[in-house]
A computed fold for a 77-nucleotide RNA from Selenomonadaceae bacterium UBA3796, annotated as transfer RNA. The sequence was found in a public genome assembly. Its Rfam family is "tRNA". Its family is annotated with triplet codon-amino acid adaptor activity in the Gene Ontology. The family's RNA type in Rfam is transfer RNA. Lineage of the source: Bacteria > Bacillati > Negativicutes > Selenomonadales > Selenomonadaceae.
RNA sequence: CGGGACGUGGCGCAGUUUGGUAGCGCACCUCGCCUGGGACGAGGGGGUCGCAGGUUCGAAUCCUGUCGUCCCGACCA
Repeated sequence: CGGGACGUGGCGCAGUUUGGUAGCGCACCUCGCCUGGGACGAGGGGGUCGCAGGUUCGAAUCCUGUCGUCCCGACCA
């Protein structure tokens, strides 16, 4: 330098194909239960979907640019 993949609550991930209310597990908070810890039950909070722009009535999803991480290749040595 070229090509590809990934980026979504604190952590790990799904959802994108076919645009239409942002979800799951763990974690966290409250209550119950329990001698206590843990476990269990019920309820709850938390995300500008990497960033910017565009298309659209409507974008995590489509298009363009860009940033970061990883992989492959080329070049140099």